[in-house]
The RNA shown here (Bacterial large signal recognition particle RNA) has 268 nucleotides and comes from an Actinomycetota bacterium. Of the family's consensus pairs, 92% are formed in the model. The gene name in the source record is ffs. The sequence is in RNAcentral, with records from ENA. NCBI's taxonomy places the organism under Bacteria, Bacillati, Actinomycetota. The coordinates come from a structure-prediction model, not an experiment, and the mean pLDDT is 79.
């Protein structure tokens, strides 16, 4: 070299996460890499840790190993930026209040504003009026078993009669009282009155005359000013996770290029 057996090896790595630490089950890249079993308050190990247990195929080979590049994607920072939700002070831009201003809106004025003058009213006192409310006269009704009043049937008394006499019921009146009326009469009263007359006041405001001849007004809007509030919206500070974008570390599947290094037994 070649052939036949074998053995180390291989039959996937990686990133997080866990873990005092390495592997594994977990998830997630890359890609396509035999099969069964057990493993989260887990399983197997100790830096000689890059898994356990069982069975298979490969097997020294495109396997391994180094070194440059090129690279999915994961991790960490740190810096920007978006949205969330939170905490803070009270910044004052919405918000709440106060006081001015009068630029525009509105409203009101030559059918005369603001301002003056005059006169009356709203106030205040006293009289009257009228209204309610009260008593009372004054009318009307009712009103006595018998102890009020007229007439008194019957019956009663007296009487020789004639004829007298008390009187009950009934009627008819009355009296005190009891209801009604009470607007027109007469006293009292009064949280009343678009009332009236006198007198007083008159700061404000009303209404009317007159003088004069253009603003008054202060609703909303903007301005200026002061003060409040933390509810709520903004703004500003802080601290949270979370997404995007950047930079700077780090671990890298994959893949290109170079290099290195490739067992043992027999037999030809």
């Nucleotide at each position: 070299c070649c052939g036949u057996g074998c053995u180390a090896g291989g039959c996937g790595g990686g990133g997080g996460g866990c873990u005092c630490g390495g592997g594994g089950u977990c998830c997630c890249c890359u890609a396509u890499a035999c099969c069964g079993g057990a493993a989260a308050c887990c399983c197997u190990c100790g830096a000689u840790a890059c898994g356990c247990c069982g069975g298979g195929c490969u097997g020294a080979c495109u396997a391994c190993c180094c070194g440059u590049c090129c690279g999915c994607g994961g991790c960490c920072u740190c810096u920007g930026u978006g949205g969330g939700a939170c905490c803070g002070g009270g910044c004052a831009g919405c918000c709440c209040c106060c006081g001015g201003u009068a630029a525009g809106c509105a409203g009101u004025g030559u059918u005369g504003a603001u301002g003056g003058u005059c006169g009356g009213g709203u106030c205040c006192u006293g009289c009257g009026c009228g209204a309610c409310c009260u008593g009372g006269a004054g009318c009307c009704g009712u009103g006595a078993a018998c102890c009020c009043g007229g007439u008194c049937a019957g019956g009663c008394c007296c009487g020789g009669a004639a004829g007298g006499g008390a009187g009950c019921a009934g009627c008819c009146g009355u009296a005190a009282g009891c209801g009604g009326u009470g607007u027109a009469c007469c006293g009292a009263g009064u949280g009343c009155g678009c009332c009236g007359c006198a007198g007083g006041g008159u700061a404000a405001u009303c209404c009317g005359g007159c003088c004069g001849g253009a603003g008054c007004c202060g609703g909303c809007u903007g301005c200026c000013g002061g003060g409040g509030a933390u509810a709520g919206c903004g703004a500003c500070g802080g601290a949270c996770a979370c997404g995007c974008a950047g930079a700077g570390g780090u671990c890298c599947a994959g893949g290109a290029c170079g290099g290195g290094g490739c067992g043992c037994a027999c037999g030809g």